[in-house]
RNA sequence: GGCGGGAUAGCUCAGGUGGUUAGAGCGCAGCACUCAUAACGCUGAGGUCGGCAGUUCAAGUCUGCCUCCCGCUACCA
Numbered sequence: 001g002g003c004g005g006g007a008u009a010g011c012u013c014a015g016g017u018g019g020u021u022a023g024a025g026c027g028c029a030g031c032a033c034u035c036a037u038a039a040c041g042c043u044g045a046g047g048u049c050g051g052c053a054g055u056u057c058a059a060g061u062c063u064g065c066c067u068c069c070c071g072c073u074a075c076c077a
Base pairs, nucleotide, nucleotide: 001073002072003071004070005069006068007067010026011025012024013023019057028044029043030042031041050066051065052064053063054062
């Protein structure tokens, strides 16, 4: 260089053939429980969905370019 996969919450990830609220587990905060701690229970905060454009009434999802990560391949001239 070529091919393929991936980038979504602090971490690990899910998001059928675009559609109404973007989610789970862990973690974090508060509450409850307890003599107290942990565990269990309840509630909550937290997201420019890698970046920029495009298509569309509507994009995490489709298209193009770019950036980064992983894997495979690698030579004709």